[in-house]
Large-subunit ribosomal RNA, domain II from Tetraselmis chui, 848 nucleotides, folded computationally. The RNAcentral record of the full RNA draws on ENA and SILVA. It matches the Rfam family "Eukaryotic large subunit ribosomal RNA".
Context: one part of a larger RNA
RNA sequence: CCGAGGUACACUUGCUGUUGCUGAUGUUGGCAGAAGCUCCUCAUGCAGCCCGUCUUGAAACACGGACCAAGGAGUCUAACAUGUAUGCGAGUUGGUGGGUGGAAAACCCAUGAAGCGUAAGGAAACUAACUGGUGGGAUGGCCUGUGCCUGCACCAUCGACCGACCAUGAUCUUCUGUGAAAGGUUUGAGUACGAGCAUAUAUGUUGGGACCCGAAAGAUGGUGAACUAUGCCUGAGCAGGGCGAAGCCAGAGGAAACUCUGGUGGAGGCUCGUAGAUGUGCUGACGUGCAAAUCGCUUUUCGGACUUGGGUAUAGGGGCGAAAGACUAAUCGAACCAUCUAGUAGCUGGUUCCCUCCGAAGUUUCCCCCAGGAUAGCUGGAGCUCGAACAGUUUUAUCAGGUAAAGCGAAUGAUUAGACGAUUAGGGGAUGAAACAUCCUCGUCGUAUUCUCAAACUUUAAAUAGGUAAGAUGUCUGAAUUGCUUAAUUGAAUUCAGGCGAUCAAUGUGAGUUCCAAGUGGGCCAUUUUUGGUAAGCAGAACUGGCGAUGCGGGAUAAACCGAAAGCUUAGUUAAAGUGUCCAACUAUACGCUAACCUAGAUCCCACAAAGGCUGUUGAUUGAUAUGGACAGCAGGACGGUGGUCAUGGAAGUCGAAAUCCGCUAAGGAGUGUGUAACAACUCACCUGCCGAAUCAAUUAGCGCCGAAAAUGGAUGACGCUUAAGCGUAUGACUUAUACUAAGCCAUUGAGAUAAGUGCGAAAUCUCAAUGAGUAGGAGGGCGUGGACAUUGUGGCGCAGCCCGUGGCGUGAGCCGGGGUGAAACGGUGUCUAGUGCAGAUCUUGGU
Repeated sequence: CCGAGGUACACUUGCUGUUGCUGAUGUUGGCAGAAGCUCCUCAUGCAGCCCGUCUUGAAACACGGACCAAGGAGUCUAACAUGUAUGCGAGUUGGUGGGUGGAAAACCCAUGAAGCGUAAGGAAACUAACUGGUGGGAUGGCCUGUGCCUGCACCAUCGACCGACCAUGAUCUUCUGUGAAAGGUUUGAGUACGAGCAUAUAUGUUGGGACCCGAAAGAUGGUGAACUAUGCCUGAGCAGGGCGAAGCCAGAGGAAACUCUGGUGGAGGCUCGUAGAUGUGCUGACGUGCAAAUCGCUUUUCGGACUUGGGUAUAGGGGCGAAAGACUAAUCGAACCAUCUAGUAGCUGGUUCCCUCCGAAGUUUCCCCCAGGAUAGCUGGAGCUCGAACAGUUUUAUCAGGUAAAGCGAAUGAUUAGACGAUUAGGGGAUGAAACAUCCUCGUCGUAUUCUCAAACUUUAAAUAGGUAAGAUGUCUGAAUUGCUUAAUUGAAUUCAGGCGAUCAAUGUGAGUUCCAAGUGGGCCAUUUUUGGUAAGCAGAACUGGCGAUGCGGGAUAAACCGAAAGCUUAGUUAAAGUGUCCAACUAUACGCUAACCUAGAUCCCACAAAGGCUGUUGAUUGAUAUGGACAGCAGGACGGUGGUCAUGGAAGUCGAAAUCCGCUAAGGAGUGUGUAACAACUCACCUGCCGAAUCAAUUAGCGCCGAAAAUGGAUGACGCUUAAGCGUAUGACUUAUACUAAGCCAUUGAGAUAAGUGCGAAAUCUCAAUGAGUAGGAGGGCGUGGACAUUGUGGCGCAGCCCGUGGCGUGAGCCGGGGUGAAACGGUGUCUAGUGCAGAUCUUGGU
């Protein structure tokens, strides 16, 4: 080291045994005015935002909503389309007349009108269709081969026929027509052994008030000037003062004209001011008033363009207006009333019972289109044909590409730096009289390099994504057809016969197809890519996934983040996130870091902080110094040539400039600072003594600190926490979601089985499996209300209705019992029918 066998331990599987738990039915026991079940009230703990609505998004500081009762909104009709059901069927339908009957319905007889259908094509004149072939095909038969025959419906394809169009034109003929045979990548809503008609019903479209309510407008015909505007007619009214025009008188003056003085007089869109009229300010009172315009004080005017009564005139696109779009009956930038009229509204609001199944869109194109429609898409329903094909997947093979990257000593374009070189043409300069003489310099150009770039540059060139193929409509052999092709039975295409015959990539899964129709056509968010913009919770795109339409656990809070999608109910296990207390679960374990007085820090989205700095602390890297005694500390020395040279008023190490040596030394700079007017003095570099072991510098990283200011008081969610309850790393344990697992039940869908042995039956019964979110919307099945018909019932021994901490059934709409009240009608089932279900509409009416 190999190794049979045995023993011990651990694990796994099988068998056997033992023990324990759960355990239907059954049996037995306890409870029986409960320890069970149901309901009500109160208290407490936990969760929990208000419904409806428009919206990407509502608990909203968006709108409607006090409460109750009753009323209250997709109806009817015509036409059309499609589906389903029924009747008859190359037809179908009650159009007309008659009989019976109730002037009904229903039934019967005769007739055969009209519609649709049975033939199409053409503008029209007019002309006018037949069983075809091939491929795929169900079914049936032969009969058991993996076969043969039949080949429905339907699909694909080729041909034929009819009409139109184009072209040809034999024959006959009145010379104008007829038009055989044979044609055409032309065309039709045709033929090819009919499928329709009528009724009912569902859905949809259109016209009608057209689901209900709602305009601003428009039109027609009338009524108003009792308010008010203006004119005219006829009436009425307007204290008391002031100023003092013309005219007149008297006196005075003057030659006169005339002037002056004093009176008288009583004019005036004059003045103060009452009544009246008006309506300025208090922005007074009042402001559910006395009042849908008032009251108080104040103000304006007050003999006139004044105020006012009555009458009369002007009327609605009209009047009237000292003009304000004022006024025209509380109405005026076009009155009021009735009608057209239930006017229209692409706009707002509302739109009434339940359950089950499926389940969107905010995108394309067009529109006098942008608050809307049509169209395609997405979705639902009804199917139909079949059993094989199909796929948001992978693999293999193959194809196209010019993005990312890369490149620029490769092209294009941009671009930094020097180097070397060239003058034939550039600028400046030196020598020179000048020179295509020489030299210097700047530029230019050339060459080899160097630095940095490109959405509209590129040699190169991904990943992802995309196309095609992976067979039966195949493949091989033989034969045939052709007006194409070839020199050619050569090729090409097609047809027929025969052979092969499924391991034909993997994986998954039933597939294909037709008809009808709703809603939607405002979107929004996240990772990644990306355009505009300084940026945005900004605007615009792409892929994917979400929210919208969606609850649940977590993120304290929350449309979209993380986890995970949901029937009803238990048990177990987890996700994300957590485990000091609030708050379910380790004040767990191990190792580091952090001290933060302007509030240290504390978990995706995320609710912020930067450049820069720190001898705070902890690591790392690199380079130095050190027992030949470093670093730091204390102490000693720090000299001479020389006050070096220049410059300067002065400069002696130290204003400044250029030099920056030598000697003696252990060492000492033609000097690191302080200092002086200049010296001096001190100090440093440098050397030495004491000391006795590590020291210094730069860079970098983690945590911490500074940088760091805002208005109500405030937020790691709060408390609080410091060998954390903070940060980093690791490890276990534990908590809990409607997720996963198991079980039971419900519903839906699918599959399978069951008429044997006798009437009905299957829309039934049984078994198994999978699935279950949902707004707009679709479909199916039910509940309830009024009425009609049929049938069957209840009721004075108490109907309907109403009330009840009353019992039961159903997922639910609801239903059936019980008690009370009440006093006369009311149910079930089937069929039909509809003014058939309320929480909302600033809904209507009534009540509180």